RNA sequence: UGUGUUGGUUAGACGAUCGCUGUGUUUAACAGAGGAAAGUCCGGGCUCCACAGGGUAAGAUGCCAGGUAACGCCUGGGCGACGAAAGUCGACGGAAAGUGCCACAGAGAAUAGACCGCCUUCGGGUAAGGGUGAAACGGUGCGGUAAGAGCGCACCGCAUAAUAGGUAACUAUUAUGGCAAGGUAACCCCCAUCUGGAGCAAGACCAAGUAGAAUCUUGAGGUAACUCACAUACGACUCGUAUGCGAUUCGGGUAGGUUGCUUGAGGUAUGCAGUGAUGCAUAUCCCAGAUAGAUGAUCGUCCGCGACAGAACCCGGCUUAUCGACCAACGCAUCUC
RNA sequence: GCGCCCGUAGCUUAGCUGGAUAGAGCACCUGGCUACGAACCAGGAGGUCGGAGGUUCGAAUCCUUCCGGGCGUG
Numbered sequence: 001u002g003u004g005u006u007g008g009u010u011a012g013a014c015g016a017u018c019g020c021u022g023u024g025u026u027u028a029a030c031a032g033a034g035g036a037a038a039g040u041c042c043g044g045g046c047u048c049c050a051c052a053g054g055g056u057a058a059g060a061u062g063c064c065a066g067g068u069a070a071c072g073c074c075u076g077g078g079c080g081a082c083g084a085a086a087g088u089c090g091a092c093g094g095a096a097a098g099u100g101c102c103a104c105a106g107a108g109a110a111u112a113g114a115c116c117g118c119c120u121u122c123g124g125g126u127a128a129g130g131g132u133g134a135a136a137c138g139g140u141g142c143g144g145u146a147a148g149a150g151c152g153c154a155c156c157g158c159a160u161a162a163u164a165g166g167u168a169a170c171u172a173u174u175a176u177g178g179c180a181a182g183g184u185a186a187c188c189c190c191c192a193u194c195u196g197g198a199g200c201a202a203g204a205c206c207a208a209g210u211a212g213a214a215u216c217u218u219g220a221g222g223u224a225a226c227u228c229a230c231a232u233a234c235g236a237c238u239c240g241u242a243u244g245c246g247a248u249u250c251g252g253g254u255a256g257g258u259u260g261c262u263u264g265a266g267g268u269a270u271g272c273a274g275u276g277a278u279g280c281a282u283a284u285c286c287c288a289g290a291u292a293g294a295u296g297a298u299c300g301u302c303c304g305c306g307a308c309a310g311a312a313c314c315c316g317g318c319u320u321a322u323c324g325a326c327c328a329a330c331g332c333a334u335c336u337c
Numbered sequence: 338g339c340g341c342c343c344g345u346a347g348c349u350u351a352g353c354u355g356g357a358u359a360g361a362g363c364a365c366c367u368g369g370c371u372a373c374g375a376a377c378c379a380g381g382a383g384g385u386c387g388g389a390g391g392u393u394c395g396a397a398u399c400c401u402u403c404c405g406g407g408c409g410u411g
Base pairs, nucleotide, nucleotide: 001333002332003331004330005329006328007327008326009325010324012302013301014300015299016298017297018296020032021031022030023029034308038319039318041317042316043315044314045313046199047198048197049196053239054238055237056236058195059194060193061192062191063077064076065075066074067073078092079090080089081088082087093190094189098188100184101183102182115130116129117126118125119124138156139155140154141153142152143151157179158177159176160175161174162173163172164171165170203259204258205257206256212250213249214248215247216246218229219228220227221226230244231243232242233241234240266285267284268283269282270281271280272279273278303306338410339409340408341407342406343405344404347363348362349361350360356394365381366380367379368378369377387403388402389401390400391399
């Protein structure tokens, strides 16, 4: 210098005038959208309902350790794949509990088998070679054999055990075994862990208004008490417990306000602990809160002529959209000293 | 806000418990029939199954995410 990788910052700037929303002494003045406010895909706070518990179902997650209020998120590590590297990606438990499926081709698709071949004492043996397929019951070589074969041996793979390292996932070494266990769990399933239901139109308070009518109101047994069934509630089902509360149709009334509401797992700075996510301490700051829904318009100067896009209870993530500019670290190539 | 469903040819659709050329009807094109047209007969074209990624030997079908549309409910 070029070309890449990773992480981060910014989101036109300044001034004037006129508006809109909030606070305010209703004057002055001050504040007024985002990195995604979006999708609503996860997780929590908050609120109400249910808490008397057991069982079942359903759903989600899935290497290990840590972080967190929590998570399906994040960090670090392991393993695998990709890349020359920086680095990136991974639904990454279990197929020796069970079931199902594996089209076509092929002898055979999982209780292996014989089409061509090889050998033969013609009974048969064989799983080396050919061939099929996405996948064929370990691979290569030597020995061995009638021909062959883990039948034997060496190396590789695999399994088991021990030792060492590591919190662990896992890794390394050694020994033993002659190979047993094809694939599929983003089919069912098994194992482990987690999950009560609903949502700010949740919920609370004030004010205003109200007119009622019709039909049906469990069933069986028993004189009765009660029993059985049925229904309802316990917000998936069931056991269990409690209750028999009402249902349908027509008609009438209300259509307001306050609160929840923004001080919060908050921001900024510094220090400390930690590889890091993050945590702790101190100081300091207050930074939209509308309710038919405010955050805009015009003018002037400048630049690189400005993308995606607009809060509605609040946070933490993920995903998706996005003009340009800038910063830092690292890899590779080339050149110069 | 919450819950649920759908997207296949120009239109209406089948296939959705994975299996190879995605099948029909209407419409379209060509030829025949007819003096001509319709109907009818014969033949043909047209689909990358809403987009992207993944699982699998193999995806319209299974999973994730995005886009578009619709329904129910307070």